[in-house]
Context: one part of a larger RNA
RNA sequence: GAACGAACGCUGGCGGUAUGCUUAACACAUGCAAGUCGAACGGUAACAGGAGGAGCUUGCUCCUUGCUGACGAGUGGCGAACGGGUGCGUAACACGUGGAUACCUACCUUGAGGCGGGGGAUAACAGUCGGAAACGACUGCUAAUACCGCAUAAGCUCUACGGUGGAAAGGCUUCGGCCACCUUAAGAGGGGUCCGCGUCGGAUUAGCUUGUUGGUGGGGUAAAGGCCUACCAAGGCGACGAUCCGUAGCUGGUCUUAGAGGAUGAUCAGCCACACUGGGACUGAGACACGGCCCAGACUCCUACGGGAGGCAGCAGUGGGGAAUAUUGCGCAAUGGGGGAAACCCUGACGCAGCGAUGCCGUGUGUGUGAAGAAGGCCUUCGGGUUGUAAAGCACUUUCAGUAGGGACGAUAAUGACGGUACCUACAGAAGAAGCUCCGGCUAACUCCGUGCCAGCAGCCGCGGUAAUACGGAGGGGGCAAGCGUUGUUC
Numbered sequence: 001g002a003a004c005g006a007a008c009g010c011u012g013g014c015g016g017u018a019u020g021c022u023u024a025a026c027a028c029a030u031g032c033a034a035g036u037c038g039a040a041c042g043g044u045a046a047c048a049g050g051a052g053g054a055g056c057u058u059g060c061u062c063c064u065u066g067c068u069g070a071c072g073a074g075u076g077g078c079g080a081a082c083g084g085g086u087g088c089g090u091a092a093c094a095c096g097u098g099g100a101u102a103c104c105u106a107c108c109u110u111g112a113g114g115c116g117g118g119g120g121a122u123a124a125c126a127g128u129c130g131g132a133a134a135c136g137a138c139u140g141c142u143a144a145u146a147c148c149g150c151a152u153a154a155g156c157u158c159u160a161c162g163g164u165g166g167a168a169a170g171g172c173u174u175c176g177g178c179c180a181c182c183u184u185a186a187g188a189g190g191g192g193u194c195c196g197c198g199u200c201g202g203a204u205u206a207g208c209u210u211g212u213u214g215g216u217g218g219g220g221u222a223a224a225g226g227c228c229u230a231c232c233a234a235g236g237c238g239a240c241g242a243u244c245c246g247u248a249g250c251u252g253g254u255c256u257u258a259g260a261g262g263a264u265g266a267u268c269a270g271c272c273a274c275a276c277u278g279g280g281a282c283u284g285a286g287a288c289a290c291g292g293c294c295c296a297g298a299c300u301c302c303u304a305c306g307g308g309a310g311g312c313a314g315c316a317g318u319g320g321g322g323a324a325u326a327u328u329g330c331g332c333a334a335u336g337g338g339g340g341a342a343a344c345c346c347u348g349a350c351g352c353a354g355c356g357a358u359g360c361c362g363u364g365u366g367u368g369u370g371a372a373g374a375a376g377g378c379c380u381u382c383g384g385g386u387u388g389u390a391a392a393g394c395a396c397u398u399u400c401a402g403u404a405g406g407g408a409c410g411a412u413a414a415u416g417a418c419g420g421u422a423c424c425u426a427c428a429g430a431a432g433a434a435g436c437u438c439c440g441g442c443u444a445a446c447u448c449c450g451u452g453c454c455a456g457c458a459g460c461c462g463c464g465g466u467a468a469u470a471c472g473g474a475g476g477g478g479g480c481a482a483g484c485g486u487u488g489u490u491c
Stems, first nucleotide, its partner, number of pairs: 001491004006487005013363006019356002021321001026319003030316003035078003040075002043071002047069003050065007085274003095198007103191003108187007116150001118148002125140006156165001158163001170179003200246003207237003212234008249271004253264004276297005299310004327353001329352003335349001336347004366396004376387004400432001402427005410418001435480005440461003446475005456463002
C1' cells in the first nucleotide's frame, strides 16, 4: 500500500447493489418448511345442492337418501433419496484431473411385441373388549391399477444346447380417442466400482501388518475384489518416510503480487460427509434415509407409576456462549420442483419486503456576486496580521429528501407478493442534510495559553524536570469524507 463475512470509538442525508453466528455439530418454547391423485378403490365423517318425508310460526327447523358438487379417515399409486442446512468427522481414490468397466438406472424419448381367463384375502366399516394415555386385541362384512395362480410368449432368462423358466390393469370418454399397464432393444440424463498422477505439519513418531499378502473352492453383491468364509502358501508396506501423533472437508475460485510465489476456501457453483450420540437393517429404481423405522445411551417432557412422547446443522424465533452477525414479515405474481388427464393443490426452494454505513458504487448538503477586507475569535514588534469572499447583503437554482397528481415493465389470453413501488409531471423553499483524524522526524500541516519527569503521549525514534510546534485546551492549518480513526488477520 492492498484486502476483510470483521469488531470497537466518534459521527451519520439519500439511493442502488451485494452481504450478515467466523464463537457452543450448545440446548431449544411456538408456528410453518412434503405432499398430491375421487379419471385406481370401497365408501360418506364434515360442507353445499337436489329429491323424499315430518313439524309447522309459510319460510324456517328436523329426519331420510352418495343422487350431485365435493371429501375427513382408510386401501392403492407416485413423490417423500430432490430441494434446504451444517462442516462434526475425514490426510482418504474424500477431492481434482485423466483413464477404465465387472455393473445398475424410476420418470422421459425412440423401436418391436403384448394387454386372454380365473382366485383367495384385507383395511376402512360394524360389534365386543383392554389401556390414564400412546395405542391395541378378537369376531364379522367388503373393493381395487393391492395380492396370488393359470394360459400365451420371443430377438428375454438359465443351459449339461436336449431343454427350462418367465408378464400384464385398468380408468375416463363428446365413442373419435386419450391416459395408464406388461415384456424387450436402444438412447438421454443419473449413479456404482477400479486405476495413474496431484493433495498440510511432526523423525523429540522407525519399524508396521495375521484377513495381514497371494492362491484354490464356496458364499455374497447390480457389479470386479479377502468383500466374507474354509483350506494352502508366507507373504505385503517402509528413509522415494510406512506406522503413529497433530491439524484440516476438497475444488472452481478469493486476497495479495510486475510475476513467480504466499495466504485462504464466507457468499455463488461442483463433489464429499453428517442429521441428539452410537449401532442396525426395512421399504424402494434409488437410502442404510435431516422433518422414516428398530435397539442402546445422554438429555427434556407427560403419566393414573404400569408405561409413553421428542430431536431446528430447514425458515423465522428463544436462552446460552461471544468483540460480534437480522423479521416468530408478504406471496406463490415470476423461475423451478412434487402430484394430477386437467382444473388445481403443496412448495420458509424461490421471488420480495424488513433490520444493520457490513462492503462496493452513485449522489447531495447549494450556485454566482459580494471589501466597509464588518463584528467576534486568535496572534501581535500594538503599526498591524489572520480567520476571509468566508459571513452578512444582493441575484439565482431545486438534484436528493418532502407534498400532490399520474403511473409501469416484469405477464404477447387470464393471473403482480413487490406496490400506488420505480418512473414522469407540478408545487414550496437554501430550505431538512458534515464529520472524523492528524499537524517533532519518518509524513502533508504552527502559534498562544495551561502544566512542570507531574498529568500525560507514543507505530519506531522518542517527548514532559518553567519559555513543550511531541502532554491538555484554543486559534489556525493538513488529510480523508458519510464516513473517519483504532484493533485484529493475510499478502
Predicted 3D model of a 491-nucleotide part of an RNA (small-subunit ribosomal RNA, 5' domain) from uncultured Magnetococcus sp. Its Rfam family is "Bacterial small subunit ribosomal RNA". The RNAcentral record of the full RNA draws on ENA and SILVA. The coordinates come from a structure-prediction model, not an experiment, and the mean pLDDT is 89. Lineage of the source: Bacteria > Pseudomonadati > Pseudomonadota > Magnetococcaceae > Magnetococcus.